[in-house]
Molecule: transfer RNA
Organism: Candidatus Sodaliphilus aphodohippi
RNA sequence: GCGAUAGUAGCUCAGUUGGUAGAGCGUGGGCUUCCCAAGCCCAAGGUCGCGGGUUCGAACCCCGUCUAUCGCU
Numbered sequence: 001g002c003g004a005u006a007g008u009a010g011c012u013c014a015g016u017u018g019g020u021a022g023a024g025c026g027u028g029g030g031c032u033u034c035c036c037a038a039g040c041c042c043a044a045g046g047u048c049g050c051g052g053g054u055u056c057g058a059a060c061c062c063c064g065u066c067u068a069u070c071g072c073u
Base pairs, nucleotide, nucleotide: 001072002071003070004069005068006067007066010025011024012023013022019056027043028042029041030040031039049065050064051063052062053061
């Protein structure tokens, strides 16, 4: 230098013919218990890496760009 893959909640990750952003764990509160653990219920938490474009509408399509990993030279 070229190519591939990945980037979404604090962490690990889902989410495809474009149509309200989710799960588990964790965190906070409640119920239960003499207490703890476990269990059950509720809640908070997101510029979907960043910038632009297409579209009535983009995590998703297009362009550029950053970071990480791998491969090639």